The RNA shown here (Bacterial RNase P class A) has 382 nucleotides and comes from a Planctomycetota bacterium. The sequence was found by an Rfam model in a public genome assembly. Its Rfam family is "Bacterial RNase P class A". By type it is a ribozyme. The prediction has a mean pLDDT of 78.

[in-house]
RNA sequence: UUGGAGGGCUAGGCGAUCGCCGCUGGGGUUUGCCCCAGGGGAGGAAAGUCCGGGCUCUAUAGGGCAGGGUGGUGGCUAACGGCCACCGGGAGUAAUCCUAGGGAAAGUGCCACAGAAAACAAACCGCCUCCCGUGGCUUCGGUCGCGGGCGGUAAGGGUGAAAAGGUGCGGUAAGAGCGCACCGCGGCAGUGGUGACACUGCUGGCAGGGUAAACCCCACCUGGAGCAAGACCAAAUAAGGGAGGAGAGGCGGCCCGUCUCGUUUGACUUCUGGGUAGGUCGCUCGAGGCCGUCGGCAACGGCGGCCCUAGAUGGAUGGUCGCCCCGGAGAGCGUCAUUGGCGCUCGAAGGACAGGACCCGGCUUACCGGCCCUCCAACAAC
Numbered sequence: 001u002u003g004g005a006g007g008g009c010u011a012g013g014c015g016a017u018c019g020c021c022g023c024u025g026g027g028g029u030u031u032g033c034c035c036c037a038g039g040g041g042a043g044g045a046a047a048g049u050c051c052g053g054g055c056u057c058u059a060u061a062g063g064g065c066a067g068g069g070u071g072g073u074g075g076c077u078a079a080c081g082g083c084c085a086c087c088g089g090g091a092g093u094a095a096u097c098c099u100a101g102g103g104a105a106a107g108u109g110c111c112a113c114a115g116a117a118a119a120c121a122a123a124c125c126g127c128c129u130c131c132c133g134u135g136g137c138u139u140c141g142g143u144c145g146c147g148g149g150c151g152g153u154a155a156g157g158g159u160g161a162a163a164a165g166g167u168g169c170g171g172u173a174a175g176a177g178c179g180c181a182c183c184g185c186g187g188c189a190g191u192g193g194u195g196a197c198a199c200u201g202c203u204g205g206c207a208g209g210g211u212a213a214a215c216c217c218c219a220c221c222u223g224g225a226g227c228a229a230g231a232c233c234a235a236a237u238a239a240g241g242g243a244g245g246a247g248a249g250g251c252g253g254c255c256c257g258u259c260u261c262g263u264u265u266g267a268c269u270u271c272u273g274g275g276u277a278g279g280u281c282g283c284u285c286g287a288g289g290c291c292g293u294c295g296g297c298a299a300c301g302g303c304g305g306c307c308c309u310a311g312a313u314g315g316a317u318g319g320u321c322g323c324c325c326c327g328g329a330g331a332g333c334g335u336c337a338u339u340g341g342c343g344c345u346c347g348a349a350g351g352a353c354a355g356g357a358c359c360c361g362g363c364u365u366a367c368c369g370g371c372c373c374u375c376c377a378a379c380a381a382c
Stems, first nucleotide, its partner, number of pairs: 001378010012324007020041002023038006043353001047364002050362005055226004062256004067222005072086005087101001088099004102217002107215002109211003124157002126153003130149008165183006184206001185204008230281004240272005247261003288307008325351002330346007
């Protein structure tokens, strides 16, 4: 210098003018509201509604089944399907990245086409012993070729994503873990580690595949519904009416347990008709933010100090002007080694993704630019 990898911050600024929402203080008032002053007023994703909670209601938040979720180990956290570190596997020269990562020896299913054969697996081409027929050669022992048959074989070839573990040597009629060496796989032991696991040694010729992001098995977790939750106040209506009814109800389904109400003064179920749709709270002080320090590889935690940062309800923070900032199509001048590069001046378009509604921790998606830190590779110079 070029290319790449990992992380952090920011998300236009200033001024003038008019306008909006809420709070605090003061004043006025016809109590409807108005005026003055002061302070405050969107995001890193507010988005998706995908997870987890706090909170609220449900008598049982009791037990169980079904259903659903997660899936290497250890830690963090209120919790999680999140984050951090490590292990195994894969990609990359590397920095680094990805991982739906328990079980195929419980069972079932699937592996198209091709291929002989795709799992209680097999012989298309081939190789070999023996037998039959036949042609040639012969030193008459035999040997070469062709056709057929019984048997042996899975090393070579073919098909395929995958074919009875791989490579090599020996052995065999020809072959094969048939035997051996190394690798792989299984078992045992030792060492290291909290652990997943790694290494070393011994041992066994060894279960002949893959797939569980197929059903399934195993381990762990899990009541339900949700701020349009819910609590309170006010007002209004037609003491509303009909049918069923002895058992019924208790916030997804089923069972057990349990509680409550009721049996003609009728619980409960259901059909139909009417009224209300107003107001207050919930509603913002939080598992809160920032700074420092200590512990920890880190996520994060402890301690100390400082700070308060929307609360709307058809739904507020905007409009206009000017300057600055980022940007850079293009133009001019100069210069060099002239399809171009470099320097100076002027300079158009454009400035993203996008807006709360109970709150918080995550994930995912969208995104114009700018700044900073660390690391890897290549080249060059010193």